c-di-GMP-I riboswitch aptamer from a soil metagenome, 85 nucleotides, folded computationally. The sequence is in RNAcentral, with records from MGnify. Model confidence (mean pLDDT): 87 of 100.
[in-house]
RNA sequence: AAAAGGCAACCCCGGGGAAACCCGGGCGACGCAAAGCCACGGGCCUUCUGCGGGCGACCCCCCGCAUGGCAGCCGGGCCACCGAA
Numbered sequence: 001a002a003a004a005g006g007c008a009a010c011c012c013c014g015g016g017g018a019a020a021c022c023c024g025g026g027c028g029a030c031g032c033a034a035a036g037c038c039a040c041g042g043g044c045c046u047u048c049u050g051c052g053g054g055c056g057a058c059c060c061c062c063c064g065c066a067u068g069g070c071a072g073c074c075g076g077g078c079c080a081c082c083g084a085a
Base pairs, nucleotide, nucleotide: 006032007031011026012025013024014023015022016021030072036078037077038076040075041074042073043070044069045068050065051064052063053062054061
């Protein structure tokens, strides 16, 4: 290089969650050469509870903040299939 093989967005159903989102099934083929795994740095999403502020009465309410989430946003780390010359 070629070929084999792999993953699966959206949508639908069921379940979990406050939410973001996740899990299972169906359908399907938006895409992916690590779209395999890890939230370490940046970024983005969410705010039930909690904390801070508005608020020097408290509640409601509003704003902010991840202990939540995204590995199919980027970087980094770990591991890995096929493979000609």